[in-house]
The prediction has a mean pLDDT of 88. Predicted 3D model of a 272-nucleotide part of an RNA (large-subunit ribosomal RNA, domain VI) from an Ignavibacteria bacterium. It matches the Rfam family "Bacterial large subunit ribosomal RNA".

Context: one part of a larger RNA
RNA sequence: CGCAAGAUAAUUGAGAGGGGUCGCUCUUAGUACGAGAGGACCGGAGCGAACGGAUCAAUGGUGUAUCAGUUGUCACGCCAGUGGCACCGCUGAGUAGCUAUAUCCGGUUGAGAUAAGCGCUGAAAGCAUCUAAGCGCGAAACUCGCCUCAAGAUUAGUUAUCUCUCCCCCGAUUCUUCGGGGGAAUAAGACUCCAGAGAGAUGAUCUGGUAAUAGGCUGCAGGUAUAAGCAUAGUAAUAUGUUCAGCCGAGCAGUACUAAUAAGUCGAAAGA
Numbered sequence: 001c002g003c004a005a006g007a008u009a010a011u012u013g014a015g016a017g018g019g020g021u022c023g024c025u026c027u028u029a030g031u032a033c034g035a036g037a038g039g040a041c042c043g044g045a046g047c048g049a050a051c052g053g054a055u056c057a058a059u060g061g062u063g064u065a066u067c068a069g070u071u072g073u074c075a076c077g078c079c080a081g082u083g084g085c086a087c088c089g090c091u092g093a094g095u096a097g098c099u100a101u102a103u104c105c106g107g108u109u110g111a112g113a114u115a116a117g118c119g120c121u122g123a124a125a126g127c128a129u130c131u132a133a134g135c136g137c138g139a140a141a142c143u144c145g146c147c148u149c150a151a152g153a154u155u156a157g158u159u160a161u162c163u164c165u166c167c168c169c170c171g172a173u174u175c176u177u178c179g180g181g182g183g184a185a186u187a188a189g190a191c192u193c194c195a196g197a198g199a200g201a202u203g204a205u206c207u208g209g210u211a212a213u214a215g216g217c218u219g220c221a222g223g224u225a226u227a228a229g230c231a232u233a234g235u236a237a238u239a240u241g242u243u244c245a246g247c248c249g250a251g252c253a254g255u256a257c258u259a260a261u262a263a264g265u266c267g268a269a270a271g272a
Base pairs, nucleotide, nucleotide: 001152005163006162007161008160009159010158011157015149016148017147018146021049022048023047024046025045026044027043033038051106052105053104054103055102059100060099061098062097066093067092068091069090070089071086072085073084074083075082076081110144111143112142117137118136119135120134164271165184166183167182168181169180170179171178172177189266190265191264192263193209194208195207196206197205213259214258215257216255217254218253219252220251222248223247224246229242230241231240232239233238
């Protein structure tokens, strides 16, 4: 921009893409078959491999703005307590998120028309013949069925709901309406802008804009592992008590304290 008014939702599915794998064990059954050796079709049950999708409850990994221990050195005047640098200094753990080696799920069944092939009936050709007329089976392939996208499918679909004024000029006129042209402010709604994340390079998407959207605060979950100060014991290193303390990023709730204020823009006239 189009989809013959302007919108908000929900849909149909032309079409497109994905998926379709394989093995082993038990059973049927040591049956059919076979002199024996050996050893099934069909059917049933189970276990897996690889592959694919989703997810983070558990198992693990990571987790450079979490906690603790600790070495060297510098600084905060000193002690104590902290901070900087040294690969995040090193080490031990670890929330959210992300993740696989983790967990869950998938391939199926079925329908249609067929290939090779197997047939029925059957002439040409008194026989025979699956074929010439006609009819039936038959494969991971094909068309559906399962999953995803999908009306720019210009053949532009469907459904529901919402919104529809005023002014000027010209021409008619039954005198208050109609037709043509021009203009303005708006409606439903949308956007800018702002707080953001289940989103994200940017657009976009999504959640909100007076309300729990983000921050703060409070509580909880969770992580570290028992803070500092003081007291006691010990010459001291240190230990014990106060203390399952102290501290804490992303998690879950609550709470308007702070910030989403204010403002602006677009957007039809009953639809050729």